Context: one part of a larger RNA
Molecule: small-subunit ribosomal RNA, 3' major domain
Organism: uncultured bacterium
RNA sequence: UGACGGGCACCCGCACAAGCGGUGGAGCAUGCUGUUUAAUUCGAAGAUACGCGAAGAACCUUACCUGGGCUUGACAUCCCACUGACCGUCUUAGAAAUAAGAUUUUCUCUUCGGAGACAGUGGUGACAGGUGGUGCAUGGUUGUCGUCAGCUCGUGUCGUGAGAUGUUCGGUUAAGUCCGAUAACGAGCGCAACCCUUGUCCUUAAUUACUAACAUUUAGUUGAGAACCUUAAGGAGACUGCCGAUGAUAAAUCGGAGGAAGAUGGGGAUGACGUCAAAUCAUCAUGCCCCUUACGUCCAGGGCUACAGGCGUGCUACAAUGGCAGGUAUAAUAAGACGCAAUACCGUGAGGUGGAGCAAAUCUCUAAAGCCUGUCCCAGUCCGGAUUGGAGUCUGCAACUCGACUCCAUGAAGUUGGAAUCGCUAGUAAUCCCGAAUCAGAAUGUCGGGGUGAAUACGUUCCCGGGUGUUGUACA
Numbered sequence: 001u002g003a004c005g006g007g008c009a010c011c012c013g014c015a016c017a018a019g020c021g022g023u024g025g026a027g028c029a030u031g032c033u034g035u036u037u038a039a040u041u042c043g044a045a046g047a048u049a050c051g052c053g054a055a056g057a058a059c060c061u062u063a064c065c066u067g068g069g070c071u072u073g074a075c076a077u078c079c080c081a082c083u084g085a086c087c088g089u090c091u092u093a094g095a096a097a098u099a100a101g102a103u104u105u106u107c108u109c110u111u112c113g114g115a116g117a118c119a120g121u122g123g124u125g126a127c128a129g130g131u132g133g134u135g136c137a138u139g140g141u142u143g144u145c146g147u148c149a150g151c152u153c154g155u156g157u158c159g160u161g162a163g164a165u166g167u168u169c170g171g172u173u174a175a176g177u178c179c180g181a182u183a184a185c186g187a188g189c190g191c192a193a194c195c196c197u198u199g200u201c202c203u204u205a206a207u208u209a210c211u212a213a214c215a216u217u218u219a220g221u222u223g224a225g226a227a228c229c230u231u232a233a234g235g236a237g238a239c240u241g242c243c244g245a246u247g248a249u250a251a252a253u254c255g256g257a258g259g260a261a262g263a264u265g266g267g268g269a270u271g272a273c274g275u276c277a278a279a280u281c282a283u284c285a286u287g288c289c290c291c292u293u294a295c296g297u298c299c300a301g302g303g304c305u306a307c308a309g310g311c312g313u314g315c316u317a318c319a320a321u322g323g324c325a326g327g328u329a330u331a332a333u334a335a336g337a338c339g340c341a342a343u344a345c346c347g348u349g350a351g352g353u354g355g356a357g358c359a360a361a362u363c364u365c366u367a368a369a370g371c372c373u374g375u376c377c378c379a380g381u382c383c384g385g386a387u388u389g390g391a392g393u394c395u396g397c398a399a400c401u402c403g404a405c406u407c408c409a410u411g412a413a414g415u416u417g418g419a420a421u422c423g424c425u426a427g428u429a430a431u432c433c434c435g436a437a438u439c440a441g442a443a444u445g446u447c448g449g450g451g452u453g454a455a456u457a458c459g460u461u462c463c464c465g466g467g468u469g470u471u472g473u474a475c476a
Base pairs, nucleotide, nucleotide: 001476002475003473004472005471007470008469009468010467011466012465013464015460016459019424020423021422022421023420026316027315028314029313030312031311032310033309034307035306042053043052064302065301066300067299068298069297070296073127077126078125079123080122081121082120083119084118088103089102090101091100092099093098106117107116108115109114129291130290132289133288134287138285139284140280141279142278143276145274150189151188152187153186154185155184156165157164158163168181169180170179171178195268196267197266198265200236201235202234203233204232205231206230210225211224214223215222239262242256243255244254245253246252318417322376323375324374325373326372327371328370335364336363339358340357344353345352346351383414388409389408390407391406392405393404394403430452431451432450433449434448435447436446
């Protein structure tokens, strides 16, 4: 100087407390472990691995296994020789890769000898190739402490020196934020602000959006309008600016006015010096090592989907604040040509037929909880839906291993969950649907959107984590 303390003092955080809803019990989904397997590819491992890489494993993907093939190679450059194409179509063998054959088929210049371009085949070796190893050789990227308020430097001063001071103290703040004091005076990286979004108003613009007035219509449908709503570009607005109190006449704090908004208005992006030899050689790049008729490469089938046990994360429930049936109201984000698909018809349904319109403020995709009425009457039930049998739909060469969905039948566990443990402070929790990426098909996951919409916070003694000062130390 740090680090540590079941030392002290002060302060903060859904850290506790006060509340609300969960997990832990059940079934299923999904990830992991373990076991099994020819293979169940690899990575991730307390917090900071485990619905994680993977925004989507039937083939492909795919890295794994079994079998069948190739060896200048699936891919790149260079050299030589031959051919004139390459692509496409068909036949045969084969699981395919592949092999054999048939058919079809180039361009430019030219002194018509040929030369060149491009492509294919064969050969030669230089080389290619490796999701092989090392993240403890690395770059880049990322997690975490933590959006915590810290981390440093120059000059000066003090100390023999390591170092100290500044950065401490009194207040204050979300903040090393600001004020005052002060052997310090200044400065940098952080904080804040500048950026995006949301909340109010104004101006401009007015179609595909809107409709107050005037006509018109089944209907903003049409004329019309530029008020409203909305859209999207530019501005205004909030600054402790004003008033009062407290305070040291400071910084600031408390209350108030006005205001759409009040003290960082809400949310996001933004992550200091560093820590964990943290993660990643399988995004990519890369040193070294290793393989080179194989640890490279092509193909078919299988596997990544196994299943005694254990763990994590979720979904659905156990019901009456509910289930079922009928009627009825209201969104936003977004997406659409390899697409979204209306009206109509067929089917109990998944869906099918057909195809208007739309490269879209024009067309399409578009809610549920809610409300009204009826029924069930507390039961393993008209709760719950697992599992299984049968029949189908769709995608796709192909749903056996191994897809999603529909209908009929079946109707398991489950009656609120031990010890323990998680999230959340407001348009939040809880609850209800909707959209998108990936994607042929395949979400209970992820990322977004809106609808309905709470309870509680006395307080900081305690648990956890963090900050500052100080003290002790046999630790570095």